RNA sequence: ACCACAAGAUCGGGAGAAUCAGUCUUACUGGUGCCGAAGGAGCAACCGCCCCGGAAACUCUCAGGCCAAGGGACCGAUCAUGUGCA
Numbered sequence: 001a002c003c004a005c006a007a008g009a010u011c012g013g014g015a016g017a018a019u020c021a022g023u024c025u026u027a028c029u030g031g032u033g034c035c036g037a038a039g040g041a042g043c044a045a046c047c048g049c050c051c052c053g054g055a056a057a058c059u060c061u062c063a064g065g066c067c068a069a070g071g072g073a074c075c076g077a078u079c080a081u082g083u084g085c086a
Stems, first nucleotide, its partner, number of pairs: 003084004008079006018032006033066003039062001040060003046054002
């Protein structure tokens, strides 16, 4: 160098779920209902294993969301950095 991994930047892709009432009506407030893919919490197959520890897209729905836009886990490409390999 190649390859692997980690976190980062840029670009592209990226789901789900709504009605009613009122008002100053692309909005706000309230009632009822709903969604799971920011974040958060729980369980634990598994890793590890004396203990400690890590751990899902499962569960909850606190937060968030339920036209579009925005956000968005996650996926891909490129760039640069670090570690390992050599």